Predicted 3D model of a 60-nucleotide RNA (Fluoride riboswitch aptamer (crcB RNA motif)) from Acetobacterium malicum subsp. dehalogenans DSM 11527. The coordinates come from a structure-prediction model, not an experiment, and the mean pLDDT is 80.
RNA sequence: UUCAAACAAGGUGAUGGAGUUCACCUGAAUUGCUUAUCAGCUGAUGACUCCUGCAGGAUU
Numbered sequence: 001u002u003c004a005a006a007c008a009a010g011g012u013g014a015u016g017g018a019g020u021u022c023a024c025c026u027g028a029a030u031u032g033c034u035u036a037u038c039a040g041c042u043g044a045u046g047a048c049u050c051c052u053g054c055a056g057g058a059u060u
Stems, first nucleotide, its partner, number of pairs: 009026005016051006032041003
């Protein structure tokens, strides 16, 4: 220096944060959909709840 194994720990799930839970990954998991192109559409969750942001409506 390289390779392998073990251990420890961590990470990811289309746009922010936290808790719970599920699945997946060990340098990968992951990086939405429609369209030939131009261009267009939904959503802050993988799921549930809360906060923040954004959009619409109503009341004061």